[in-house]
């Protein structure tokens, strides 16, 4: 790096440092940020792998990860409902695509 399986509307800072940007990429919205963004350090959440216990399961810890604005911030592509003198438009679902993460084999 591709692949394969699972999960993504739940959680989680009134800290110290840092100084202008963030929310994955494109497009189009909508936020967040000098009452301090990204980055470090601390600190927290959660429970995949892993340990422990059990006949199994719940369970219990937290070694390796992971994550700590808003559903993965929302929408793009398809598909079905409903509405409107009607534009593939508007709203809902439903599925795909893309893309996080985690476990696996190559």
């Nucleotide at each position: 790096a591709a692949c394969u399986u699972a999960u993504c509307c739940a959680g989680a800072g009134u800290g110290g440092g840092g100084g202008a940007g963030g929310g994955a990429a494109c497009u189009g919205g909508c936020c967040c940020a000098a009452a301090g963004a990204a980055c470090c350090c601390c600190g927290g959440c959660a429970a995949c792998c892993u340990g422990c216990a059990u006949a199994g399961a719940a369970g219990c810890a937290a070694g390796g990860u992971g994550c700590c604005a808003a559903a993965u911030c929302c929408a793009g592509c398809a598909a079905a409902a409903u509405g409107c003198a009607a534009g593939a438009c508007a709203u809902u679902u439903u599925g795909a695509a893309a893309g996080a993460u985690a476990a696996g084999g190559u």

The prediction has a mean pLDDT of 83. Predicted 3D model of a 106-nucleotide RNA (SAM riboswitch aptamer (S box leader)) from Priestia koreensis. Lineage of the source: Bacteria > Bacillati > Bacilli > Caryophanales > Priestia. Rfam family: SAM riboswitch aptamer (S box leader). Rfam's curators write: The SAM riboswitch is found upstream of a number of genes which code for proteins involved in methionine or cysteine biosynthesis in Gram-positive bacteria.